RNA sequence: AAGGAGAGUUUGAUCCUGGCUCAGGAUGAACGCUAGCGGCAGGCUUGACACAUGCAAGUCGAGGGGCAGCGCGGGGGCGGCGACGUUCCCUGGCGGCGACCGGCAGACGGGUGCGUAACACGUGAGCAACCAACCCUCGUCCGGGGGACAAGCGGCGGAAACGCCGUCUGAUACCCCGUGGCGGGCCGGGGGGGCAUCCCCCCGGCCCCAUAGCUUAGGCGGACGGGGACGGGCUCGCGGCCGAUUAGGAAGUAGGCGGGGCGACGGCCCACCCAUCCGACGAUCGGUAGGGGUUCUGAGAGGAAGGUCCCCCACAUUGGAACUGAGACACGGUCCAAACUCCUACGGGAGGCAGCAGUGAGGAAUAUUGGUCAAUGGCCGGAAGGCUGAACCAGCCAUGCCGCGUGAAGGAAGGAGGCCCUACGGGUCGUGAACUUCUUUUGUGGCGGAGCAAUUAGGCGGGCUCGCCCGCCGACGAGAGUACGCCACGAAUAAGCAUCGGCUAACUCCGUGCCAGCAGCCGCGGUAAUACGGAGGAUGCGAGCGUUAUCCGGAUUCAUUGGGUUUAAAGGGUGCGUAGGCGGCGGAGCGAGUCGGCGGUGAAAGUCCCGGGCCCAACCCGGGGAGUGCCGUCGAUACUGUCCCGCUGGAAUGCGGACGACGGGGGGGGAAUGAGUGGUGUAGCGGUGAAAUGCUUAGAUAUCACUCAGAACACCGAUUGCGAAGGCACCUCCCGAGGCCGUUAUUGACGCUGAGGCACGAAAGCGUGGGGAUCGAACAGGAUUAGAUACCCUGGUAGUCCACGCAGUAAACGAUGAUGGCCAACCCCCGGGGCCUUGGGCUUCGGGGGCCAAGCGAAAGUGGUGAGCCAUCCACCUGGGGAGUACGACCGCAAGGUUGAAACUCAAAGGAAUUGACGGGGGCCCGCACAAGCGGAGGAACAUGUGGUUUAAUUCGAUGAUACGCGAGGAACCUUACCCGGGCUCGAACGACGGCCGGGCCGCCCGGAGACGGGCGGGCCCUUCGGGGCGGCCGCCGAGGUGCUGCAUGGUUGUCGUCAGCUCGUGCCGUGAGGUGUCGGCUCAAGUGCCAUAACGAGCGCAACCCUUGCCGCCAGUUGCCAGCGCGUAGAGGCGGGGACUCUGGCGGGACUGCCACCGCAAGGUGAGAGGAGGGGGGGGAUGACGUCAAAUCAGCACGGCCCUUACGUCCGGGGCGACACACGUGUUACAAUGGCGGGUACAGAGGGGAGCCACCCCGCGAGGGGGAGCGGAUCCCGAAAGCCCGCCUCAGUUCGGAUCGGAGCCUGCAACCCGGCUCCGUGAAGCUGGAUUCGCUAGUAAUCGCGCAUCAGCCAUGGCGCGGUGAAUACGUUCCCGGGCCUUGUACACACCGCCCGUCAAGCCAUGAAAGCCUGGGGCGCCUGAAGGCCGUGACCGAGAGGGGCGGCCUAGGGCGAAACGGGUGAUUGGGGCUAAGUCGUAACAAGGUAGCCGUACCGGAAGGUGUGGCUGGAACACCUCCUUU
Repeated sequence: AAGGAGAGUUUGAUCCUGGCUCAGGAUGAACGCUAGCGGCAGGCUUGACACAUGCAAGUCGAGGGGCAGCGCGGGGGCGGCGACGUUCCCUGGCGGCGACCGGCAGACGGGUGCGUAACACGUGAGCAACCAACCCUCGUCCGGGGGACAAGCGGCGGAAACGCCGUCUGAUACCCCGUGGCGGGCCGGGGGGGCAUCCCCCCGGCCCCAUAGCUUAGGCGGACGGGGACGGGCUCGCGGCCGAUUAGGAAGUAGGCGGGGCGACGGCCCACCCAUCCGACGAUCGGUAGGGGUUCUGAGAGGAAGGUCCCCCACAUUGGAACUGAGACACGGUCCAAACUCCUACGGGAGGCAGCAGUGAGGAAUAUUGGUCAAUGGCCGGAAGGCUGAACCAGCCAUGCCGCGUGAAGGAAGGAGGCCCUACGGGUCGUGAACUUCUUUUGUGGCGGAGCAAUUAGGCGGGCUCGCCCGCCGACGAGAGUACGCCACGAAUAAGCAUCGGCUAACUCCGUGCCAGCAGCCGCGGUAAUACGGAGGAUGCGAGCGUUAUCCGGAUUCAUUGGGUUUAAAGGGUGCGUAGGCGGCGGAGCGAGUCGGCGGUGAAAGUCCCGGGCCCAACCCGGGGAGUGCCGUCGAUACUGUCCCGCUGGAAUGCGGACGACGGGGGGGGAAUGAGUGGUGUAGCGGUGAAAUGCUUAGAUAUCACUCAGAACACCGAUUGCGAAGGCACCUCCCGAGGCCGUUAUUGACGCUGAGGCACGAAAGCGUGGGGAUCGAACAGGAUUAGAUACCCUGGUAGUCCACGCAGUAAACGAUGAUGGCCAACCCCCGGGGCCUUGGGCUUCGGGGGCCAAGCGAAAGUGGUGAGCCAUCCACCUGGGGAGUACGACCGCAAGGUUGAAACUCAAAGGAAUUGACGGGGGCCCGCACAAGCGGAGGAACAUGUGGUUUAAUUCGAUGAUACGCGAGGAACCUUACCCGGGCUCGAACGACGGCCGGGCCGCCCGGAGACGGGCGGGCCCUUCGGGGCGGCCGCCGAGGUGCUGCAUGGUUGUCGUCAGCUCGUGCCGUGAGGUGUCGGCUCAAGUGCCAUAACGAGCGCAACCCUUGCCGCCAGUUGCCAGCGCGUAGAGGCGGGGACUCUGGCGGGACUGCCACCGCAAGGUGAGAGGAGGGGGGGGAUGACGUCAAAUCAGCACGGCCCUUACGUCCGGGGCGACACACGUGUUACAAUGGCGGGUACAGAGGGGAGCCACCCCGCGAGGGGGAGCGGAUCCCGAAAGCCCGCCUCAGUUCGGAUCGGAGCCUGCAACCCGGCUCCGUGAAGCUGGAUUCGCUAGUAAUCGCGCAUCAGCCAUGGCGCGGUGAAUACGUUCCCGGGCCUUGUACACACCGCCCGUCAAGCCAUGAAAGCCUGGGGCGCCUGAAGGCCGUGACCGAGAGGGGCGGCCUAGGGCGAAACGGGUGAUUGGGGCUAAGUCGUAACAAGGUAGCCGUACCGGAAGGUGUGGCUGGAACACCUCCUUU
């Protein structure tokens, strides 16, 4: 010393940049909901808009004349006997006093913020250039005279306001004379002082100027002069707004001399003279604004504000003006003008709330037409006192701050009720309530009851300079019967508001369904919403709580403290240089800056600290600090500055040397291109992806020779050199410039930077004149294309070139300003120097590169050529879009350049890097992916599924790959979920309970389509006897739903994909996302293995383990087998038997690159190798990593939520799922001769069979029927076909093909009409190999042939799943298509290329520019006119005079006219811009974005854009005709 917190939001994720937003505090607030009390404070921020009414400035009778009204007195009258009374008259004698003369005050107090950017304010100084009434103090004086004028009285005018005439009169009103000073002026002399124009003091002379009285006799006043106090005037330094798209401004302007004027200085005013003065240190102009003390905020520095209170200023309906006065140019005074309002008899008048209250209006919004002078203060007065909307109080308002209360204690394993849940129960509201005890602030009632009051009045006493002073007593209170105190009663009278997705503290249910709504930012809501609405609960604050607005903060987001500029916004295209800023070494002086001491000031209030007073606090009082400032004075002298002396290291110069595409000019050269002429020569040339346009038989192209022209300079040449940049390249000459090296020869800080300025400045472009070979915008043609205003081709004009002039831009880039200093290495190159031991030698200076330490950086990167560490100067940046646009200005011939906004809009826009994904990027590698090949599909007919359509219904689902012979492995009824109709409602099924019944069940009958309804008959069991079992009926609790949501889910499945990948632990690297491992080399089917290695290991995958098949062995041997033996048959393992073989099925073996050769480090590879049944994974299957597709399924099942409940449940009959103009998928059969048909004749495997398979026999042409043996099976049964042999058919819509239709039957089944299969006879359709396109398959595979099985009564099966028979062709190869893996690259993609995204057009909305004009504002200028007033002049009029009037002149507010500039509004039309779920056209950009992109410029085009020229890399790749779209 007491102080400084951050968060949300750009991404798939990350770091950074950067904006937006939030949490805090504050307010003269307003709005919404709510509200018990008190204290203190505050209360028109808007229309300086307009104001009704009342009040806000009067007072003095001790200045005066007076007497209208009031009181007293006196006199008279009247009444009364009188006291006395009196509505009568007179009387200013007294108290007093309207109006009047006069004095003082109305210049204060109170209000407001218009104007003002100024000496207005603040602060500090100055006045030797000033004033000052009342107050204090000192000195002197107060003599004489005069004439008026109000009121009053009389009269007159006027509606009024008011005025006029006559007449009388007083004063502290007015005037004159006298006196007169130390006052003022002038002159002379003397003294002193000051920075100074000068000032002060003394003496003398001349000139000038005064006055008032009243009185109660105490007093109160008057005049002049000096001093003081308070207050004021003027001047200066410094300080405090914005705009440069305001750069020049100024004529009394700047100064001088003289004068006028003023209180005073002054160009304030005037005459003359001179020509200056202000300004980038921002004049002038425009906009805005009262300033300060202070207030809010902030850690501070700072930012913002100026309400209440205090100080200053300005203003008083607007503008002008003066008068009076000590003081005003005067808020409640005057005059004039203007606008407005009011009165009016129309002639004329009145008014000014920005005083207090109040009204209207405006506005989101701001109070009572209150009380009192009791206190404080003001004016007047001698005083009493009067006046005082200043002030003090009260009223209204939660507007703010502060304080208090709405009760306190006890009270349940916790009532009721609400809400929630996993719901016999639990949780929560919640000790909350009830209940018990206690308290009484507040409230209500009652009683009492302040302080504020000091003392002026008055009384008593004392003192004295008699006027006052001192002491004691002492009436007067608006607020107020208030504050406060006491008593009584009684928990009694008193809680809300906002929020609860994250930020941000607080969560559930219901409702809603991108609706209604919320929202500060991000964002919520499309059927389970902690985000909407309600509820319960919770959180925060609390008589308040939220919202809105505004300010500061957070924002280091304008950065002084405390930022940046390679790529995020930002280095000027480059140099020279002006102002300015900054500046080397040594010494001396000064002391401006700087530092210190002291003094003055920095008002009070406020703030901070200490103490005190209201019960506390807020609030208030006392004291102190601070107020970071300014001024003065004294001191210090390091640093800066200034001045002086010196120095050589910075800088420059001289001399010597070499260097270079440095600049300008002249001369020269060859190659190429084109052209001309001639020759040779003949049919094409040219061009492209391919072509065509074009050229060519009038001879092209090609080729040779000669000639001409213009432009550019190959090789050298480079990662080179030069230049400030742009830029510069053949040779040579001339002129000019530059840096470098060497040299200590010269100067002696001469330096660095550089706002403005000046110069240079690629390409394109412009002007004039040349030139014109090539190339070549525009243009034309040909192609391409959907189009092709392009890419490609053929031509071709400007231009490209030169001279002179203009232009002044660029990706003018190292996207990196200039200069100086400091800071590790290593390598190379260019230009010089030095040395030596000639070498890749050492060293030095300058330049060009590479790679790097530290450091820096968000990272990429940079790193002595810094983007490191320092210093100086300049330029520039402050979210994206709008926009480098508009307007204005400057420049330009133009094109255009420079400068350069705003409205509006968005929640981002960005940089670098990461992981993916993607690429018409690359590399490597796989797969029936292509290719090679075989067979199909797409055409036909039919089957089947689907779409569509139809329908009462054609139930539902599946929909690219990954739906479509799929869920279906069996729809005539059933199934069945759909439709029509008929029924049931405890329901078709099941469980529990209660009651009743005795049946259930069986048989039969009736109605009915049936479900169902009705009827008859037969007819229970157990028992401890209460009842139970079983069943029916009734009731009740559970039902039921193929209703919805596969986007709430489980489970299961498809697909990528049997692809080789996906991860983890630890370590390491990186700020981080993340990387490494998993990359690299080799290898593999494989992340398979080996090697290498900041990685080492591991997991899920791969492989293996499992099944099957292929070989062998062993064991076993029936129903299988049959070699040998026997029996036996027409034949047959039929039989005895056998255990060989086949086979069956169990266990083993076998294969491992093990062996050989070669290659290889190894892993491994290769080999018609050996061996082996099999060889390098033998074939097939099962097995599917992390994950993707919100993939599929709520209809298989399960399950959350929602929905239905005499119906969305359930039963029944019938129908439908089978429809049919079409379209698609999958299949079957074909189109025939490698075939069809007939006849003959072989050989399987795997399965199935009891409501079954069925031998065999009979019947039938046949399906089948009737008999009938065997077999729950290695035993019996269930035809194999293609094949082979023989024959016929001969290319024909056929002896192909079999659809369709007709007829006749068989079988299953309750039933074959809708709607079954099969058989026979007849019929005999389309179809002659199938467009674009497309599918499968690499070997026992494709193709082809048949067989079996599941489901099943039967079957729409040509489907599915299996089985065996016969049995190919081809693979050069990896360019291409598709899919995939790894590495790498680019990216503007991340919903991830089916991505993103650009521009025109069309539509809606919004703001804005231009615009013929129109309207309007403020300011200035010129001319005319010109009120009041002031000044000047002036003979006649007035006045005794002073003076005034009148008249004239000057100035001027205002008015009129005019020209011009500037600002604002509006404007037909017009220009672009922004925004807006699904509009149109194209495809420009992002991947080589399919023509790399971009910048400047020019031309062209519906549009993005294209092309030319020059430039940049912020371009990929090493390349194959072009091309579109897709959420």
This is a predicted structure of a 1527-nucleotide RNA (small-subunit ribosomal RNA) from a Bacteroidales bacterium.
Lineage of the source: Bacteria > Pseudomonadati > Bacteroidota > Bacteroidia > Bacteroidales.
The RNAcentral record of the sequence draws on ENA.
Its mean pLDDT, the model's own confidence on a scale to 100, is 85.